[in-house]
Context: one part of a larger RNA
RNA sequence: CACCGCCCGUCACACCAUGGGAGUUGGUUCUACCUGAAGCUGGUGAGCUAACCUUUUCGGAGGCAGCCAACCACGGUAGGGUCAGCGACUGGGGUGAAGUCGUAACAAGGUAGCCGUAGGGGAACCUGCGGCUGGAUCACCUCCUU
Repeated sequence: CACCGCCCGUCACACCAUGGGAGUUGGUUCUACCUGAAGCUGGUGAGCUAACCUUUUCGGAGGCAGCCAACCACGGUAGGGUCAGCGACUGGGGUGAAGUCGUAACAAGGUAGCCGUAGGGGAACCUGCGGCUGGAUCACCUCCUU
């Protein structure tokens, strides 16, 4: 590039992230219960036992096996929290020279516009009610300045 201007929304196409979503997969964590290896501790210890004691074939002390119990790792069952992935379908959002439909806004934008609210409509929007001037034009009134 200055109205042959500017500009709004639906629809269509492409891409991006994202909300919902029956569910599904994994991580993490919590609660309750079940299980309870090894180990430590406690109890028991009729079996075993070199060092110590002894009245030295016995016996005692100590120790060991075994058994019991509490604690407890892993594991299991059930139910929650949280994070992440996937998920038919679905909602809007963003972006993208030359797509579609109209033309809502910007001039009195051709019904002034806008705000709130209710109803309606392919879409921008339309209609009703209330409010605002950030409305143009014409006329009148009041005030101020020259």
Annotation: Predicted 3D model of a 146-nucleotide part of an RNA (small-subunit ribosomal RNA, 3' minor domain) from Kordiimonas sediminis. Rfam family: Bacterial small subunit ribosomal RNA. Lineage of the source: Bacteria > Pseudomonadati > Alphaproteobacteria > Kordiimonadales > Kordiimonas.